A computed fold for a 465-nucleotide part of an RNA from a Candidatus Dormibacteria bacterium, annotated as small-subunit ribosomal RNA, 3' major domain. The full RNA is in RNAcentral, with records from ENA. Rfam family: Bacterial small subunit ribosomal RNA. Rfam links the family to the GO terms structural constituent of ribosome and ribosome. The organism belongs to Candidatus Dormibacteria, within Bacteria.
[in-house]
Context: one part of a larger RNA
């Protein structure tokens, strides 16, 4: 100087408390461990791995396993020699395909001194290619985490033999090393804040495809507005705190982006790049089939429930974000339905996806393992796709399991939040209970900081560095 303490003081955070909804019990989905397997590819492992890489494993993907092939190679480039018709297409035999062997068509590029040259194809040879093989403890880059915590440093000066200290400590204050006052310090940098984006109010301008007309709504560009500016009280001065006015909004208005010096030899050689090592008729590469989907079990994250503020049926309202030409598909007809057949519009504020669902009105069920719950299984179908057996999604009929609110324990959340409700998008041929967004309905509670967890500052002890 740091680190640590079941030392002390001060302070903060959904950290506790006060509340609301859960998880932990059931069924299922997904991930992981384990076990199994020819293979169940690899990585991630306390917080900070476990709906994580994966924004979507039937083939492909695919890295794994089995079998069958290839060896200048699936891909790049150079040299030498040869070949030829620049190239392209088709057929046969064997085969699961890859591949191997064989045959045919098409008669042709540019320059030319007609000798040839160029470009390109194929073959051989040789330099080489290739590797999701190893090492994240050789690395770059990127990322997580402490933590959006308020800290981390420097120049000059001063103090100390020196390591170092001071500044950065102290008194107040703040969300903040934020600001004020004091002070052997005076200044400065990286952080904080502000500048950026979205949103809430108003004005101006412009309006197509939006609004029947128009005030206006809306769209999208510019601007105004909030600054403790004003008033009262407190703070002995200041910073600041507290109450009020006006205002759409008040003391950072709400949300986002933004992550200091560093820590964890944290994560990633399988995104990419890359040193070294290893491999070269194989650890490369092609193909078919299988596997990544296994299943006594254990954990994690979710979905659906256990019902009457509910289920079922009928009627009737109100969104926003987005997406669309290999696409979105109105409307009509067929089908109980998934869907099918016709077919208009739309490269979109024009057309379509699009019905929002909870809610509301009415009817019914009457507390039951039920008209709750929907797992599981059987049959019949639909769609995508070469192909749904392993292994997709959906529909109809039948079947109707566990489950009557969950032990110890544990998670999230302070307001348009939690909770409940649906909608869209990416991925995608097909496949969403996941993810990313969007709107609708819309609470309860916070006395307080003793305690648990994490963090900041000062101080003290130390057999630690």
């Nucleotide at each position: 100087u740091g680190g640590c303490g079941g030392g002390g003081g001060c302070c903060c955070g959904c950290a506790c408390a006060a509340g609301c909804a859960g998880c932990g019990g059931a069924g299922c989905a997904u991930g992981u461990g384990g076990u199994u397997u020819a293979a169940u590819u690899c990585g991630a492992u306390g917080c900070a791995a476990c709906c994580c890489g994966a924004a979507g494993a039937a083939c492909c993907u695919u890295a794994c396993c089995g079998a069958g092939g290839c060896u200048u190679g699936a891909c790049a480039u150079g040299u030498a020699u040869g070949u030829g018709a620049a190239a392209c297409c088709c057929c046969g035999u064997g085969g699961a395909a890859a591949c191997a062997c064989g045959g045919g068509g098409c008669c042709u590029c540019c320059c030319u001194u007609c000798g040839g040259g160029g470009a390109c194809u194929c073959a051989u040879a040789u330099g080489c290619a290739g590797g999701u093989g190893g090492u994240g403890c050789a690395u770059g880059g990127c990322u997580g985490u402490c933590g959006u915590c308020a800290g981390c440093u420097c120049g000059u000066g001063c103090c100390g033999u020196g390591a170092g200290g001071u500044g950065u400590u102290g008194g107040g204050u703040u969300a903040a090393g934020u600001c004020c006052c004091g002070c052997a310090a005076c200044g400065a940098g990286c952080g904080c804040a502000a500048c950026c984006c979205c949103u809430g109010u108003c004005g101006c301008u412009a309006g197509u495809u939006g609004a029947a007309u128009u005030u206006u709504u809306c769209u999208a560009g510019c601007g105004a507005g909030a600054c403790u500016g004003c008033c009262g009280g407190g703070a002995g001065a200041a910073a600041c705190c507290u109450g009020g006015a006006g205002g759409a909004a008040g003391g950072u208005g709400g949300g986002g982006a933004u992550g200091a010096c560093g820590u964890c030899a944290a994560g990633u050689c399988a995104g990419c790049a890359u040193g070294c090592c290893c491999u070269u008729u194989a650890u490369g590469u092609c193909u078919c089939g299988g596997g990544c989907u296994a299943c006594a079990c254990a954990c994690a994250u979710g979905c659906u429930a256990c019902a009457a503020u509910g289920g079922u049926c009928g009627g009737u309202a109100c969104a926003a974000c987005g997406a669309g030409u290999u696409g979105c598909c109105a409307c009509a007809c067929c089908g109980c339905g998934a869907g099918g057949u016709g077919g208009a519009g739309c490269u979109a504020a024009u057309c379509u996806c699009u019905a929002a669902a909870a809610a509301c009105c009415g009817a019914u069920c009457u507390c039951a393992g039920u008209u709750c719950g929907g797992a599981u299984u059987g049959c019949a179908g639909g769609c995508u796709g070469c192909a749904a057996c392993u292994c997709g999604c959906c529909u109809g009929c039948a079947u109707g399991a566990a489950g009557u609110c969950g032990g110890a324990g544990u998670u999230g959340c302070u307001a348009g939040u939690a909770a409940c409700c649906g909608c869209a998008g990416g991925u995608c041929a097909g496949c969403a209970u996941a993810c990313u967004g969007c709107g609708g309905u819309g609470a309860a509670u916070a006395c307080g900081u003793u305690c648990c967890c994490g963090g900041g500052c000062c101080u003290u002890g130390c057999a630690c560095a």